[in-house]
């Protein structure tokens, strides 16, 4: 940089001892114990495995797709939608007409995987 996904899932134990949710603004989580580490767990992607389905081919099979199970391997993840917001568009309510607030869609940014 490209593509896919982001309202699913993850009980708990040990250690540790004050932070954490990326930054900012909010709003939260945390001494009924934060981060980190170890165990454990989850199952999104890739690999591997299975298949009675589909497509293609040079057709006792192979490849691709699809589906399924598992947690074996590589990553990842285990509060809150990616916790919410910022930018654009649309709509509702309120208003002291300055604005406030709520909802929807998209973008942006970010995260994870594959290339």
């Nucleotide at each position: 940089c490209u593509c896919a996904u982001c309202c699913a899932g993850a009980c708990g134990g040990g250690u540790g001892g004050a932070g954490g949710g990326g930054a900012c603004g909010g709003c939260c989580c945390g001494a009924u114990g934060a981060a980190g580490c170890c165990c454990g767990g989850c199952a999104a992607c890739c690999g591997g495995c299975a298949g009675a389905c589909g497509a293609u081919c040079g057709c006792u099979g192979a490849u691709c797709g699809c589906u399924g199970a598992c947690g074996c391997g590589g990553u990842g993840c285990c509060a809150a939608c990616u916790c919410c917001g910022g930018c654009a568009g649309g709509g509702g309510a309120g208003u002291a007409c300055g604005c406030u607030u709520c909802c929807c869609u998209g973008a942006g940014a970010g995260a994870u995987g594959a290339g």
Molecule: SAM riboswitch aptamer (S box leader)
Organism: soil metagenome